[in-house]
């Protein structure tokens, strides 16, 4: 120099200064309303997707269980997570490094199409090799699965022995399986003995095993003010409280008791379910937080710890806009000046993640090619 | 703000419980029939199944990520 992998840090008129406009807080004119000055502060790394995890608020007035829904190697770190850091094994890449939906197939069930003789403890299509026949074309009967076909996959692999041909038959290595030792917190790595040894594939099919998990959500809830018809109708003996569903508790009903009625019933009756009226207006919830910064510490890292500083938007139809001038960056340039200044894209209770979308971009480290010295 | 649903030929819609050529109508192209036409009858063309990844031997179907569409409570 060129490609390429990681991993941070910006957010673009960027910065200084003035004007005029905008939204919070604040202090003063002023004791108050209106009004006015000054100071302060005022969109993002994704504020986005609505993927996950949670503070919070409710439903509420004990609990237990099923259903269901996620997660899956070992260790850690975090409020918590499906997240994040190391770490094993795979698999991709020459390599830095990327990427995994990583328990369990000996619990059990289905599947496995077409092809192929057969797909599970199945099979014999072609051949192989022995024995009879024989019209010499081949036919029967028995053995075999080594060698070919078919498939994504065919019942260990390779090489030698051995056989009538042929197989773990046999024997060396692999593989695969028990029993042990070593390192390691552990997944796991390695090594020894001993068996001839199959226990096929598939779980992002059902499913088994081990954790997690109550709902609904700021439009959640909470005061305050007003208005209106505490209407009507039907179901009602059991029903109501934490989605579904049991099992339990608590609590309100029927029953009694009352009213009407000769009687039969009807009223009452907790609770459902429709039908219609009326308000939807004001105030908080609304921003100090698992908080930000910066020092040291301790860890391989996520992070932790301790000191010490900081308050860094809270809108309510939704708020940061315009312009001047100087610097800074880019193009042109006739060198006098001109022109531009990105991309994705705007908070809405509030973080902690994940995933997508993006550029005049700037900084490190490592890898791989080349050349030069 | 939170829940559910669709996307398949030109257009209406099956298939969605993974099997190998992806299907019905209606439309369009020839052809036959009629003096023309419509009707009828015959024969055909016409698809990365929204879009990428992924899991299985295999994906319209299963997972995940995204774009676009539509209903329902607050």
């Nucleotide at each position: 120099u060129g490609g390429g992998u990681c991993g941070g840090a910006c957010g673009g008129u960027g910065a200084u200064g003035g004007u005029c406009g905008c939204g919070a807080g604040u202090g003063g004119a002023u004791u108050c309303a209106c009004u006015c000055c000054g100071c302060u502060c005022g969109a993002g790394g994704a504020a986005a997707g609505u993927c996950c995890g949670a503070g919070c608020u409710c439903c509420a007035u004990a609990g237990g269980g099923c259903a269901g829904a996620c997660u899956g190697c070992c260790a850690g770190g975090u409020a918590a997570c499906g997240c994040c850091u190391g770490g094993g094994c795979g698999c991709c890449g020459c390599a830095a490094g990327g990427c995994g939906a990583c328990g369990g197939a000996u619990a059990g069930g289905g599947c496995a199409a077409c092809a192929g003789a057969a797909c599970g403890u199945a099979g014999a299509c072609c051949g192989c090799c022995a024995c009879g026949c024989u019209u010499c074309g081949g036919c029967g009967u028995g053995g075999u699965a080594a060698g070919g076909g078919u498939g994504a996959a065919a019942u260990g692999g390779u090489g030698g022995g051995g056989u009538a041909a042929g197989a773990g038959c046999c024997c060396a290595c692999c593989g695969c399986g028990u029993u042990u030792c070593u390192g390691g917190u552990a997944a796991c790595a390695g090594g020894a003995a001993c068996g001839g040894c199959a226990u096929g594939g598939u779980a992002a099919c059902c499913c088994c095993c081990a954790g997690u998990c109550g709902g609904a959500g700021c439009a959640a809830g909470g005061c305050c003010a007003a208005a209106u018809a505490g209407g009507c109708g039907g179901c009602g003996a059991g029903g109501u409280g934490c989605g579904g569903c049991c099992c339990g508790c608590a609590c309100c009903a029927u029953c009694c008791c009352c009213c009407g009625g000769a009687a039969a019933c009807g009223g009452u009756g907790a609770g459902c379910c429709g039908c219609g009226g009326g308000u939807a207006g004001g105030c908080u919830g609304c921003u100090u937080g698992a908080g930000g910064u910066g020092a040291c510490c301790g860890g391989c890292g996520a992070c932790g710890g301790u000191c010490a500083u900081c308050c860094u938007a809270g809108a309510g139809a939704g708020a940061u806009g315009a312009u001047c001038a100087u610097c800074c960056g880019g193009g042109c340039u006739u060198c006098g000046g001109c022109c531009c200044g990105a991309a994705c894209a705007g908070a809405a209770c509030u973080c902690g993640g994940c995933u997508u979308a993006c550029g005049g971009u700037c900084c490190g480290a490592c890898c791989c090619a080349c050349a030069c010295c | 703000g939170g829940g559910c649903c669709c996307g398949u030929a030109g257009c209406u819609c099956a298939g969605c419980u993974g099997g190998a050529u992806a299907g019905a109508g209606c439309g369009c192209u020839u052809g036959c029939c009629u003096c023309c036409g419509g009707a009828g009858c015959a024969a055909g063309a016409g698809g990365u199944c929204g879009c990428g990844c992924g899991u299985u031997c295999g994906a319209a179907u299963c997972g995940c990520g995204c774009c676009g569409g539509g209903c329902c409570c607050a």
Predicted 3D model of RNase P RNA and transfer RNA as a complex of 447 nucleotides. It holds a member of the Rfam family "Bacterial RNase P class A". Its family is annotated with ribonuclease P activity, dimeric ribonuclease P complex and tRNA processing in the Gene Ontology. Rfam classes the family as a ribozyme. Model confidence (mean pLDDT): 76 of 100.